[in-house]
Molecule: Glycine riboswitch aptamer
Organism: Gammaproteobacteria bacterium
RNA sequence: UCGAUUCGUACGGGAGAGUGUGAUGUUAAACAUCACCACCGAAGGCGCAACACACCCGGAAACGCUCAGGUUUCAGAACCGCAUGAAUUUU
Numbered sequence: 001u002c003g004a005u006u007c008g009u010a011c012g013g014g015a016g017a018g019u020g021u022g023a024u025g026u027u028a029a030a031c032a033u034c035a036c037c038a039c040c041g042a043a044g045g046c047g048c049a050a051c052a053c054a055c056c057c058g059g060a061a062a063c064g065c066u067c068a069g070g071u072u073u074c075a076g077a078a079c080c081g082c083a084u085g086a087a088u089u090u091u
Base pairs, nucleotide, nucleotide: 003089004088005087006086007085008084009083011081012080013079018037020036021035022034023033024032025031038071039070040069044067045065046064047063051058
C1' cells in the first nucleotide's frame, strides 16, 4: 500500500400494521399525555435446530416471542449500495 474482518459516520434505496375508542391539556383544530381494545415486526432484547461436548457451557437467522418499539405524514427502520474514519489481520 492492496485485500479481508469488525465498529462508526455521510448520502441514496428501504416493508408491515387502526390518523380506533374514551379522558385530560387547548376557545376550537392540530398536536401531546394517560387508559382500554385490535394489529405489525426489519431499532434493541429474548428463545431454539443441526453441530460440538465426558459433563456443564456453547450454538444462526430475514424463524419464533412480542418486554421494548411501531400502526396518517415526518422521523425511525434490519438489510443493500456508494464514499470515508478507526481498530485488527494478511501480503